Two RNAs folded together computationally: RNase P RNA and transfer RNA, 409 nucleotides in total. Rfam match: Bacterial RNase P class A. The family's RNA type in Rfam is ribozyme. Its family is annotated with ribonuclease P activity, tRNA processing and dimeric ribonuclease P complex in the Gene Ontology. The prediction has a mean pLDDT of 75.
RNA sequence: GGAGUAAGUCAGAUGGUCGCCCAUACGGGAGGAAAGUCCGGGCUCCACAGGGCACGAUGCUCGCUAACGGCGAGGGGGAGCGAUCCCACGGAAAGUGCCACAGAAAAGAAAACACCUCGCGAAAGCGGGGUAAAGCUGAAACGGUGGUGUAAGAGACCACCAGUCCUGCAGUGAUGCAGGAGCUUGGCAAACCCCAUCGGGAGCAAGGCUGAAUAGGAAGGGACCGAGGCUGCCCGCCGACCCUUCGGGUAAGAGCCGCAAAGAGAUGCGAGGCAACCCGCAUCCAAGACAGAUGACCAUCCACGACAAAACCCGGCUUACGCACUUACUCCAGAA
RNA sequence: GCCCCCGUAGCUCAGUGGAUAGAGCGCCUCCGUCCUAAGGAGGGCGUCGGGAGUUCGAAUCUCUCCGGGGGCG
Numbered sequence: 001g002g003a004g005u006a007a008g009u010c011a012g013a014u015g016g017u018c019g020c021c022c023a024u025a026c027g028g029g030a031g032g033a034a035a036g037u038c039c040g041g042g043c044u045c046c047a048c049a050g051g052g053c054a055c056g057a058u059g060c061u062c063g064c065u066a067a068c069g070g071c072g073a074g075g076g077g078g079a080g081c082g083a084u085c086c087c088a089c090g091g092a093a094a095g096u097g098c099c100a101c102a103g104a105a106a107a108g109a110a111a112a113c114a115c116c117u118c119g120c121g122a123a124a125g126c127g128g129g130g131u132a133a134a135g136c137u138g139a140a141a142c143g144g145u146g147g148u149g150u151a152a153g154a155g156a157c158c159a160c161c162a163g164u165c166c167u168g169c170a171g172u173g174a175u176g177c178a179g180g181a182g183c184u185u186g187g188c189a190a191a192c193c194c195c196a197u198c199g200g201g202a203g204c205a206a207g208g209c210u211g212a213a214u215a216g217g218a219a220g221g222g223a224c225c226g227a228g229g230c231u232g233c234c235c236g237c238c239g240a241c242c243c244u245u246c247g248g249g250u251a252a253g254a255g256c257c258g259c260a261a262a263g264a265g266a267u268g269c270g271a272g273g274c275a276a277c278c279c280g281c282a283u284c285c286a287a288g289a290c291a292g293a294u295g296a297c298c299a300u301c302c303a304c305g306a307c308a309a310a311a312c313c314c315g316g317c318u319u320a321c322g323c324a325c326u327u328a329c330u331c332c333a334g335a336a
Numbered sequence: 337g338c339c340c341c342c343g344u345a346g347c348u349c350a351g352u353g354g355a356u357a358g359a360g361c362g363c364c365u366c367c368g369u370c371c372u373a374a375g376g377a378g379g380g381c382g383u384c385g386g387g388a389g390u391u392c393g394a395a396u397c398u399c400u401c402c403g404g405g406g407g408c409g
Base pairs, nucleotide, nucleotide: 001332002331003330004329005328006327007326008325009324010322012301013300014299015298016297017296018295020029021028022027031307035318036317038316039315040314041313042312043203044202045201046200050235051234052233053232055199056198057197058196059195060074061073062072063071064070075089076087077086078085079084090194091193095192096191097188098187099186114131115130116129117128118127119126120125143161144160145159146158147157148156162184164181165180166179167178168177169176170175207257208256209255210254217246218245219244220243221242222241228238229237230236263285265284266283267282268281269280270279272277302305337408338407339406340405341404342403343402346361347360348359349358354392362381363379364378365377366376367375385401386400387399388398389397
């Protein structure tokens, strides 16, 4: 100097003018994703939510957490020269199912061609027996390579390798290492399923309070022979109204609370832990509507500014995106 | 705001692991006619909404994004 990996910072700045929302006032006023609504929790109501089945989700191990499908560390596998990155990564030896075409055969059985051998035959060939190595097919072929052995062969036997199981050691564990045994078991569970763990349902349009007026009106249907609700079903529990259509009134498009300043909060220091995280102390904190605010213009400057914008609140994930910079590390080339 | 559903040809739909994804209508070309229509012959005209993954193999299974639609006081 070039190429790259990981983590992080910022999200135009300053001033002026005119506006908007909240607040008695001082004053305050979008984000790293406020987004998608993909997970998890708080909160609220339904029997404080119960039993069974079904259903759904997750899926190496250990830990963190309010919880998670998230995060951290580790194991195993894969990609890369490397820094580093990626993995839905339980069970196919519980059962069922599928594996197109091709191929003898797609999973428990089989042999068309072929090799060896016996019989018949003049021969071609025919029939019986043994074999599954090699070849052909395929995404995948019943352990792989080399040898011994044999009529020809074959884990039939031997050595090494892969895998399975057992034992010992190390580790909390996944697992690793060593020894031994038997001789080998196809793939697919993001197919049904099995195992383990977790999950009651609905969601702030949850739910609660206040209040004027009017018509708790009309029609139809259902109902103590159990409506309706609690979960899809059963048990169990509550126990009288429920559903549809039409119509009326107006403070009215009702108001207030939930809901906004305080909590799983932020920053700094210290202790613990590899880390995620946790403990202690100190300091700090005010967007908050309900037609829904956070804007427009001007001036100057720079690196010339993207994606996009709260709606009950948090923790994550995913996706979108601009310019510049910082730190650590890797590889290549050159010089000393 | 919350909850749910659907994307296959121009339109309406089928296909839900297996060779080059089909049907009807439409469309295009040709024949036919003086011209048009009817009729006849021929032609699928398609990133299966996009991307990634699982699998030997994906329209189909899984995840994610995009687009469209519906419901809730």